Model confidence (mean pLDDT): 89 of 100. Large-subunit ribosomal RNA, domain VI from Endomicrobium sp., 253 nucleotides, folded computationally. The sequence was found in a public genome assembly. Lineage of the source: Bacteria > Pseudomonadati > Endomicrobiia > Endomicrobiales > Endomicrobium. It matches the Rfam family "Bacterial large subunit ribosomal RNA".
Context: one part of a larger RNA
RNA sequence: CGUAGGAAACUUGAGGGGACUCGUUCUUAGUACGAGAGGACCGGAAUGAACAUACCUCUGGUGUUUCUGUUGUUCCGCCAGGAGCAUUGCAGAGUAGCCAAGUAUGGAUGAGAUAAACACUGAAAGCAUAUAAGUGUGAAACUCACCUCAAGAUAAGGUUUCCCAGAAGGGCACUUGUAGACUACGAGUUUGAUAGGUUGGAAGUGGAAGUACAGUAAUGUAUGGAGCUAACCAAUACUAAUUGCCCGUUCGG
Numbered sequence: 001c002g003u004a005g006g007a008a009a010c011u012u013g014a015g016g017g018g019a020c021u022c023g024u025u026c027u028u029a030g031u032a033c034g035a036g037a038g039g040a041c042c043g044g045a046a047u048g049a050a051c052a053u054a055c056c057u058c059u060g061g062u063g064u065u066u067c068u069g070u071u072g073u074u075c076c077g078c079c080a081g082g083a084g085c086a087u088u089g090c091a092g093a094g095u096a097g098c099c100a101a102g103u104a105u106g107g108a109u110g111a112g113a114u115a116a117a118c119a120c121u122g123a124a125a126g127c128a129u130a131u132a133a134g135u136g137u138g139a140a141a142c143u144c145a146c147c148u149c150a151a152g153a154u155a156a157g158g159u160u161u162c163c164c165a166g167a168a169g170g171g172c173a174c175u176u177g178u179a180g181a182c183u184a185c186g187a188g189u190u191u192g193a194u195a196g197g198u199u200g201g202a203a204g205u206g207g208a209a210g211u212a213c214a215g216u217a218a219u220g221u222a223u224g225g226a227g228c229u230a231a232c233c234a235a236u237a238c239u240a241a242u243u244g245c246c247c248g249u250u251c252g253g
Base pairs, nucleotide, nucleotide: 001152005163006162007161008160009159010158011157015149016148017147018146021049022048023047024046025045026044027043033038051106052105053104054103055102059100060099061098062097066093067092068091069090070089071086072085073084074083075082076081110144111143112142117137118136119135120134164252169247170246171245172244173189174188175187176186177185194240195239196238197236198235199234200233201232203229204228205227210223211222212221213220214219
């Protein structure tokens, strides 16, 4: 820009894309078959591999924004307690998120028309012949079915609802995240829990500082599962989403 008024939802599916895999064990059955050795089709059940998708409850990885320990050195006047730098100084753990080695799910089933192949009826050609007319069975391939995109499908579809006044609706701006390079998308903007803060919780770390006591001291014990705490879950208007502005018309060739 188009889809002959403008919108908001919900859709149909022309047409695309994806997927389609392969074992093992048990059973049928030591049956059919076979002198024996051996040893099935068909059917049923279970369990895997690789692959794919999703997720983070579990198992773990990461987690330079959390906690702790510790070395050297500088500084906060000194002690104590801290801070900076040294690869995040090093080390031990670890929330959220992300992730796999973790968890869950999937390939199914059925239909149609067929290939090779196997057949029925059957003449040309009194026979025979699956073929010439006609009819059937038949594969991971094909078309559906399964998942997904999809009306710029210009043949531009359908349904429902709203609006005709600067209307319905949309945007700018701002707070933002499950979204994200930007844009877009989603949640909100005081008629408010959108983000931050605060409070509580979860979870992590692992026993804070100070004081008292024991010990010559290093240190230990008590106060006390203490103190501290990121992204998590809630509650709470304390802070910030202010006031506003713009587009979009007048019933539709």